[in-house]
RNA sequence: CGGGGUGUAGCGCAGCCUGGUAGCGCACUUGCUUGGGGUGCAAGUGGUCGUGGGUUCAAAUCCCGCCACCCCGA
Numbered sequence: 001c002g003g004g005g006u007g008u009a010g011c012g013c014a015g016c017c018u019g020g021u022a023g024c025g026c027a028c029u030u031g032c033u034u035g036g037g038g039u040g041c042a043a044g045u046g047g048u049c050g051u052g053g054g055u056u057c058a059a060a061u062c063c064c065g066c067c068a069c070c071c072c073g074a
Base pairs, nucleotide, nucleotide: 001073002072003071004070005069006068007067010026011025012024013023020057028044029043030042031041032040050066051065052064053063054062
């Protein structure tokens, strides 16, 4: 320098192809349960969807640039 992949909640990931309410597990908070803890049960909090722009009535999703990390090639 060229090509490819990944980036979504504190952590691990799905959703993207085929645009239409942002989800799952764990964790966390509160309550019940317990002498206390754990387990179990119920309810709940938490997201500029890496970043900037474009298209669209509407973008995590489509298009372009950039950034970080990983792999391959030179």